[in-house]
Context: one part of a larger RNA
Molecule: small-subunit ribosomal RNA, central domain
Organism: uncultured bacterium
RNA sequence: UUGGGCCUAAAGCAUCCGUAGCUGGCUAGGUCAGUCCCUUGUUAAAUCCACCGAAUUAAUCGUUGGAUCGCGGGGGAUACUGCUUGGCUAGGGGACGAGAGAGGCAGACGGUAUUUUCGGGGUAGGGGUGAAAUCCUAUAAUCCCGGGAAGACCACCAGUGGCGAAGGCUGUCUGCUAGAACGCGCCCGACGGUGAGGGAUGAAAGCUGGGGGAGCGAACCGGAUUAGAUACCCGGGUAGUCCCAGCUGUAAACGAUGCAGACUAGGUGUUUGGACGGCCCACGUGCCGUUCUAGUGCCGCAGGGAAGCUGUUAAGUCUGCCGCCUGGGGAGUACGAUCGCAAGAUUGAAACUU
Numbered sequence: 001u002u003g004g005g006c007c008u009a010a011a012g013c014a015u016c017c018g019u020a021g022c023u024g025g026c027u028a029g030g031u032c033a034g035u036c037c038c039u040u041g042u043u044a045a046a047u048c049c050a051c052c053g054a055a056u057u058a059a060u061c062g063u064u065g066g067a068u069c070g071c072g073g074g075g076g077a078u079a080c081u082g083c084u085u086g087g088c089u090a091g092g093g094g095a096c097g098a099g100a101g102a103g104g105c106a107g108a109c110g111g112u113a114u115u116u117u118c119g120g121g122g123u124a125g126g127g128g129u130g131a132a133a134u135c136c137u138a139u140a141a142u143c144c145c146g147g148g149a150a151g152a153c154c155a156c157c158a159g160u161g162g163c164g165a166a167g168g169c170u171g172u173c174u175g176c177u178a179g180a181a182c183g184c185g186c187c188c189g190a191c192g193g194u195g196a197g198g199g200a201u202g203a204a205a206g207c208u209g210g211g212g213g214a215g216c217g218a219a220c221c222g223g224a225u226u227a228g229a230u231a232c233c234c235g236g237g238u239a240g241u242c243c244c245a246g247c248u249g250u251a252a253a254c255g256a257u258g259c260a261g262a263c264u265a266g267g268u269g270u271u272u273g274g275a276c277g278g279c280c281c282a283c284g285u286g287c288c289g290u291u292c293u294a295g296u297g298c299c300g301c302a303g304g305g306a307a308g309c310u311g312u313u314a315a316g317u318c319u320g321c322c323g324c325c326u327g328g329g330g331a332g333u334a335c336g337a338u339c340g341c342a343a344g345a346u347u348g349a350a351a352c353u354u
Base pairs, nucleotide, nucleotide: 004325005324006323007308008307012322014201015200016199017198021194022193023192025088026087027086028085029084030083031082033081034080035077036076037075038074039073040072041071042070048066049065050064052062053061054060091191092188093187094186096183097182103177104176105175106174107173108172109171110154111153114150115149116148117147118146119145120144121143125136126135162169163168206247207246208245209244210243211242215241216240220236221235222234223233258321259320260319261318262317263316266299267298268297269296270295271294273292274291275290276289277288278287279286303310304309327354328353329352336347337346338345339344
């Protein structure tokens, strides 16, 4: 190379956009580059194949003929691919219509709780635990009532509910803004798919500068436990957690399952939109049934799978494109390079060992 794989054995990039490349719907004409056929030249000899011959046989050798592979010239075929000129509407995009949603950004307002502070009431304990102690408290705590302040969070509704490419998103209202689904079949007319490089986004922790700091709380300090206890439990508590501006670029970033398209039994929930039918003065953003579409769950036939399981949301049957894997350790290490303020990230070996 041929080839085999990637949910759990090694292996799907964290996610999307997109350049080159690869790939691509239906139909008519042209062209004949790929493709196919014929012919011709060349493809040294030896080698290879076949007949015959020579050495008594054989290996071997010789004559003749043929073959292989490639390249060039000429003639022809036109289904498919390519190129080119037109047409079409099923893919894709746009317009219009009525709805759904924690999608994003900004602003305003609110709610309980917590801590703290002030005033009043009240008196000896309070906290905490398996049991205790550290701790708070006679400078009046804990507890009850009322007022103020601060920061963080958003109970119930709430749902294998919704939205988003992923990360993620939940008090209420307003403004700006993005996407998807459904209906319609009006407009454009293959404009599509994937995507090496590249770009953008990317939880938590961490970093830089400036704010903020109620609660919680790495580190740290005490009290316990214990043989010890650098822990689990308890009392404190700094960074941090929050906001603004920038950086980092990683996660069991998981469905451990790349994206797009087509096909292949069903059953049962639920969410959004549509169509049809029915019910109620209970007339509404209502309820019930059938059905279409798009999501989201459970079960399951065929099939697949080593099995677990999966099964129209495929891990089934096919097509296109990309990424990745090749025994365990050494090692996601060393070196080099790029990026970063740093922490580190990305790329990524070998000796040796088994």